Background:
The RNA shown here (transfer RNA) has 71 nucleotides and comes from a Patescibacteria group bacterium. Rfam family: tRNA. Rfam's curators write: Transfer RNA (tRNA) molecules are approximately 80 nucleotides in length. By type it is a transfer RNA.
[in-house]
């Protein structure tokens, strides 16, 4: 330089156009003599920027970033 493919909460990962979810981990309470565990509940995310639609994480189009493979 071609072409492909991933980018979601701190971490790994789901979600094929209608209110983002689930597990770890925080953080609150119950429990417990404390301390893990375990019960409950809370917070916390769609790489940027356009464009299409009544609505976009999803669908198009630039871009970054990381992979892979060609040359």
């Nucleotide at each position: 330089g071609c072409g492909g493919g991933a980018g979601u909460a701190g971490c790994a990962c789901a979600g094929u156009g209608g209110u983002a979810g689930g597990g770890c981990a925080u953080c609150u309470g119950c429990c417990u003599u404390c301390c893990a565990a375990g019960c409950a509940g809370a917070a916390g995310a769609c790489g940027c920027g356009g464009g299409u639609u009544c609505g976009a994480u999803u669908c198009c189009c630039g871009u970054c970033u990381c992979c892979c493979g060609c040359u």